Molecule: Guanidine-I riboswitch aptamer
Organism: Kurthia sibirica
RNA sequence: UACGAGAAUUUCUAGGGUUCCGAAAAACAUGCUUGUUUUUGUCUGGUCCAAGAGAAAUUCCAUAUCUAGCUUAUUUGGAUAUGUCACGGAAGGAUAAAAGCCUGGGAGAU
Numbered sequence: 001u002a003c004g005a006g007a008a009u010u011u012c013u014a015g016g017g018u019u020c021c022g023a024a025a026a027a028c029a030u031g032c033u034u035g036u037u038u039u040u041g042u043c044u045g046g047u048c049c050a051a052g053a054g055a056a057a058u059u060c061c062a063u064a065u066c067u068a069g070c071u072u073a074u075u076u077g078g079a080u081a082u083g084u085c086a087c088g089g090a091a092g093g094a095u096a097a098a099a100g101c102c103u104g105g106g107a108g109a110u
Stems, first nucleotide, its partner, number of pairs: 006060007015049002020046002022043001023040007061083008085105001087108001092102002
């Protein structure tokens, strides 16, 4: 310096803010049941976003073993098992907005 170290999806969680819902406050109106507007995420929440280094499941891929069929070989199918390691800024970007989201298994470190 180069290559390699399996991948994808779904559902969730850590976490995240504030479009919508809800909640609270204020003002106005009211048929006194309530309604409208504004503000607040330093409002527990619901919708929503959400992990390479978090969880579970499914599928694919690879390898090994066993097995069925095939005239031999090749080839095809099925079952089981395995697929290790992972410290990490700042700045920027999207969305309503933010984030362990994206940039990014990045820059760096080992």